The prediction has a mean pLDDT of 87. A computed fold for a 471-nucleotide part of an RNA from an uncultured bacterium, annotated as small-subunit ribosomal RNA, 3' major domain.
Context: one part of a larger RNA
RNA sequence: UGACGGGGGCCCGCACAAGCGGUGGAGCGUGUGGUUCAAUUCGAUGCAAAGCGAAGAACCUUACCAGGCCUUGACAUGCUAGUGGUAAGAACCCGAAAGGGGGAUGACCCCGGCGUAAGUCGGGGAGCUAGCACAGGUGUUGCAUGGCUGUCGUCAGCUCGUGCCGUGAGGUGUUGGGUUAAGUCCCGCAACGAGCGCAACCCUCGCCGCUAGUUAUCUUCUCUAGCGGGACUGCCCCCCACAAGGGGGAGGAAGGUGGGGAUGACGUCAAGUCAGCAUGGCCCUUAUGGCCUGGGCUACACACACGCUACAAUGGCGGGUACAAUGGGUCGCUAAGUCGCAAGGCGGAGCCAAUCCCACCAAAACCCGCCCCAGUUGGGAUUGCAGGCUGAAACCUGCCUGCAUGAACGCGGAAUCGCUAGUAACCGCAGGUCAGCAGACUGCGGUGAAUACGUACUCGGGCCUUGUACA
Numbered sequence: 001u002g003a004c005g006g007g008g009g010c011c012c013g014c015a016c017a018a019g020c021g022g023u024g025g026a027g028c029g030u031g032u033g034g035u036u037c038a039a040u041u042c043g044a045u046g047c048a049a050a051g052c053g054a055a056g057a058a059c060c061u062u063a064c065c066a067g068g069c070c071u072u073g074a075c076a077u078g079c080u081a082g083u084g085g086u087a088a089g090a091a092c093c094c095g096a097a098a099g100g101g102g103g104a105u106g107a108c109c110c111c112g113g114c115g116u117a118a119g120u121c122g123g124g125g126a127g128c129u130a131g132c133a134c135a136g137g138u139g140u141u142g143c144a145u146g147g148c149u150g151u152c153g154u155c156a157g158c159u160c161g162u163g164c165c166g167u168g169a170g171g172u173g174u175u176g177g178g179u180u181a182a183g184u185c186c187c188g189c190a191a192c193g194a195g196c197g198c199a200a201c202c203c204u205c206g207c208c209g210c211u212a213g214u215u216a217u218c219u220u221c222u223c224u225a226g227c228g229g230g231a232c233u234g235c236c237c238c239c240c241a242c243a244a245g246g247g248g249g250a251g252g253a254a255g256g257u258g259g260g261g262a263u264g265a266c267g268u269c270a271a272g273u274c275a276g277c278a279u280g281g282c283c284c285u286u287a288u289g290g291c292c293u294g295g296g297c298u299a300c301a302c303a304c305a306c307g308c309u310a311c312a313a314u315g316g317c318g319g320g321u322a323c324a325a326u327g328g329g330u331c332g333c334u335a336a337g338u339c340g341c342a343a344g345g346c347g348g349a350g351c352c353a354a355u356c357c358c359a360c361c362a363a364a365a366c367c368c369g370c371c372c373c374a375g376u377u378g379g380g381a382u383u384g385c386a387g388g389c390u391g392a393a394a395c396c397u398g399c400c401u402g403c404a405u406g407a408a409c410g411c412g413g414a415a416u417c418g419c420u421a422g423u424a425a426c427c428g429c430a431g432g433u434c435a436g437c438a439g440a441c442u443g444c445g446g447u448g449a450a451u452a453c454g455u456a457c458u459c460g461g462g463c464c465u466u467g468u469a470c471a
Base pairs, nucleotide, nucleotide: 001471002470003468004467005466007465008464009463010462011461012460013459015455016454019419020418021417022416023415026309027308028307029306030305031304032303033302034300035299042053043052064295065294066293067292068291069290070289073134077133078132079131080130081129082128083127088105092101093100094099108125109124110123111122112121113120114119136284137283139282140281141280145278146277147273148272149271150269152267157196158195159194160193161192162191163172164171165170176187177186178185202261203260204259205258207229208228209227210226211225212224213223232255235249236248237247238246239245311412315371316370317369318368319367320366321365327358328357329356332351333350337346338345339344378409383404384403385402386401387400388399389398425447426446427445428444429443430442431441
């Protein structure tokens, strides 16, 4: 000087408390451990791994396994030699394919000569063959690295120049008194200044005005998108140290950082990633490279994590009636009409989209009716049969529909998580990935609460101080 303390003081945070809803029990989905396996590819492992890389494993992907094949190689550059019946390559043969054999037919580009032309001759190139140099490696090391990322933490800190103090390490400044979300600001002070952080500048939502506008509206408005205004403790009262600031009030669409986002200081964890990419060293080189077929990544006594659906009457079922926003669409979205109980089929209008379509889009909600507390008209797992769709192909292993089947489950031990307002909770919708596949993720709107006395305690953090045999 730090770090640490079941030392002290001060102060924060959904940290506790106050409340609301969950998880932990059940069934299922997904990930992981473990076990199994020819292989179940690899990585991630307390917080900060485990619906994570993966925004989508039937083949492909794919890195794994078995088998069959290739060897200058699937791909790049260069050198040497050869090569017009050259490159390419049909039939046919072996084969699961890859590959191997086979060869009908048979070119292209540039320069020059001859020829009116068709063409022909010579040289070069491309390509091919052989060889060489090399390619290739998701092989290894994240403890050799770059880059990027997580985390403490959007916590309020981390430093420098000069001066001053100290033999020195170092201190001072940055401590103190107030204040703030903040090392924010004020006052004081051997310090005076400055930098990276904080804040502001950026995007977005909320109010108003102006301008403009088709596909919107129908000539105001709404909407769309461009410009501007508006909020600054500016005004009033009180408190404080006359300060910074705090409490209350007015006006206002909005207050005292208006809500949300983007933005992450010096550093810490030899944190994560050599499998995104790049890259040093090491290793493989007829294989640790490359191609193919099939299998596996989907296994299943178990254990954990994150979710979904429930256990019902604030409900379930049937019928009727409303109200969104974000988005996406030409190898696409697909209307009307029509067939089918349905998934879906036929059909093809319109739309490169404020125009048409997904989609009169919603669902919870509301109205009417049935159920009458029961393992039930709760719950839907599991299984059988019959179908639909995508795709060469749904056996391993897709999604959906109908009929039948109807399991556990009667609110969950110890423990544990989220959330302070348009939030939690509940409800649906869209998108990316994508041929197909969403209980995940990223967004969007609809309905819309309860509670916060407070800081003793738990966890994490900041400042000052104290002890230390630790560094």